[in-house]
RNA sequence: CGAGCGGGCCACGUGAUCGCUCCGGACUCCUUUCAACGGGAGCCCGGAGAGGAAAGUCCGAACUCCACACGGGCGGCAUGCCGGGUAAUCCCCGGUCGCGGCGACGCGAAGGAAAGUGCCACAGAGAACAGACCGCCCUGCGCUCUCUUCGGGGAGCGCACGGCAAGGGUGAAACGGUGCGGUAAGAGCGCACCGCCCCGACGGCAACGGCGGGGGCACGGUAAACCCCAUGCGGAGCAAGGCCAAAUAGGGAGACGGAGGGCGCCCGUCCCGUUCCGCGCUUCGGCGCGGGCCGUCUCCGGGUCGGCUGCCUGAGCCCGGGGGCGACCUCGGGCCCAGAGGAAUGAUCGCGGCUCCGGGAAACCGGGGAACGGAAUUCGGCUUAUCGGCCCGCUCGGGGU
Repeated sequence: CGAGCGGGCCACGUGAUCGCUCCGGACUCCUUUCAACGGGAGCCCGGAGAGGAAAGUCCGAACUCCACACGGGCGGCAUGCCGGGUAAUCCCCGGUCGCGGCGACGCGAAGGAAAGUGCCACAGAGAACAGACCGCCCUGCGCUCUCUUCGGGGAGCGCACGGCAAGGGUGAAACGGUGCGGUAAGAGCGCACCGCCCCGACGGCAACGGCGGGGGCACGGUAAACCCCAUGCGGAGCAAGGCCAAAUAGGGAGACGGAGGGCGCCCGUCCCGUUCCGCGCUUCGGCGCGGGCCGUCUCCGGGUCGGCUGCCUGAGCCCGGGGGCGACCUCGGGCCCAGAGGAAUGAUCGCGGCUCCGGGAAACCGGGGAACGGAAUUCGGCUUAUCGGCCCGCUCGGGGU
């Protein structure tokens, strides 16, 4: 210098003007008030005001309500190498093994297939107590050629009975691999190495590792197929839940009333009318009591609209020290950092920075661009989206000293 790998960080800055939400304070007015407390409105001043993912809602919790004696069994779902971290996790860290990469490093739902069951398309002879298409080999027979000392021998082709699984071929996968020996040809048939299985001691907390010995090898793959083993697991979610509580219409209790009109009001007079049931009295006109029904008022209770709360001091953030390889833990100091509720966090302009394009020898000039997205009970993770840029460590290749 080029090509890469891993980790961390930023997410335009600043000023002015006009707005929005919340908090604190002053003033004025209202709340029967001269004042006080509390509440409300207006106006002024000051302060604070989205994210690394606030997103998807995929995991794990806090919190709240509902359900639930204890123990066991059956079923369902989830998780699944080992150790550690954490409030907890399917997350994170460290390690092991496997696969990929020259490497830094990346990826892995990574228990069990010698308990059982199922499946293995196409191709292929044969796909799991496998199989012989081409091929190789022995023997027999036939034909052709050839040699002959005429007894026969050799070579090739074809057929038949057999042997084999080395080579070719099919396939994702063909019943250990390579080599030597062996054999008619072959084959763990024998041997060496590798692989596999079993045993032993060693290192490691463990997963596992390398070592030594034994066994010719018995065991194809698939468990995000059923299944087996081990571990874990109640449900709903801030529209959870709690408090206050209007009008109107229902529910309950109590009190009062029951008819007034003819004329808008006042006085006098007249006329008409004065609910239902039961009992009692009556001068027969009605009257009293009880009940029903209706109306008005008061009180009680539940719910709705609405208001308050839950609702921002928290597994909090920053700095520093210590422990640990690390995730993380611990100690000391400092800080308070949105809390809206049909839902604020915005708009315009100036200056500066970044970047792209064009011009220019350069200084510089002109024009453009700035993502993904946005709180809604709160946290810890994961995943996904993202213009541009910065920093640290490491690997491979090339060059120079």

Description:
A computed fold for a 401-nucleotide RNA from a Thermoanaerobaculia bacterium, annotated as Bacterial RNase P class A. Its Rfam family is "Bacterial RNase P class A". Rfam describes the family as follows. Ribonuclease P (RNase P) is a ubiquitous endoribonuclease, found in archaea, bacteria and eukarya as well as chloroplasts and mitochondria. It is recorded under the gene name rnpB. The organism belongs to Thermoanaerobaculia, within Bacteria. RNAcentral holds the sequence, with entries from ENA.